[in-house]
A computed fold for an 85-nucleotide RNA from Pelosinus fermentans, annotated as c-di-GMP-I riboswitch aptamer. It was read from a public genome assembly, where an Rfam model found it. Its Rfam family is "c-di-GMP-I riboswitch aptamer". From the family's description: GEMM was predicted in a large-scale screen for bacterial structured RNA regulatory elements.
RNA sequence: AAAAUAUAUUGGCAAACUUAUCAAAAGAUAAGGACGCAAAGCCAUGGGUCUAAGGGAAAUAUCCUAUGAUUGCCAGGUUGCCGAU
Numbered sequence: 001a002a003a004a005u006a007u008a009u010u011g012g013c014a015a016a017c018u019u020a021u022c023a024a025a026a027g028a029u030a031a032g033g034a035c036g037c038a039a040a041g042c043c044a045u046g047g048g049u050c051u052a053a054g055g056g057a058a059a060u061a062u063c064c065u066a067u068g069a070u071u072g073c074c075a076g077g078u079u080g081c082c083g084a085u
Base pairs, nucleotide, nucleotide: 006085012037013036017032018031019030020029021028022027035072041078042077043076045075046074047073048070049069050068054065055064056063057062
């Protein structure tokens, strides 16, 4: 000087739920709130999952479909804090 494991310190994020707003919905944003998180920072690139307005099929019931959503489902890319002992 570098790496790994455990633990600690400082700071960070914020699930469920509640209220308001937006959206066809899934869901998102803001405030409150903490289940958790070392990338729970960022990117829908691959897979998964959710929704189905529009479109298609069907006599109906209903079914299919992402150009919608999810990175707090997994992988990949990219940036990055502490590391005392």
Of the family's consensus pairs, 95% are formed in the model.